Overview:
A computed fold for a 71-nucleotide RNA from a Parcubacteria group bacterium, annotated as transfer RNA.

């Protein structure tokens, strides 16, 4: 300077245009003489800015930021 991918909870990853889920982390609770462990229960996210639609995490266009490739 070219092109490919990718950005979602504190971390890992899901999510056919139609109510954002799990695990794990944290908080409390239950059990236990404590305590781990189990179990249960709350809390927490769609990089940012426009467009498309009845309706966008998804599609479109610009930008950021990361990984890779080619010169």
């Nucleotide at each position: 300077g070219g092109g490919u991918u990718c950005a979602u909870a504190g971390u890992u990853c899901a999510a056919u245009g139609g109510u954002a889920g799990a695990a794990u982390a944290a908080u409390c609770g239950u059990c236990u003489c404590c305590a781990a462990a189990a179990c249960g229960a709350u809390u927490g996210a769609u990089c940012g800015a426009g467009g498309u639609u009845c309706g966008a995490g998804u599609c479109c266009u610009c930008g950021u930021g990361a990984a890779c490739c080619c010169g």
The RNAcentral record of the sequence draws on ENA. Rfam family: tRNA. Gene Ontology term of the family: triplet codon-amino acid adaptor activity.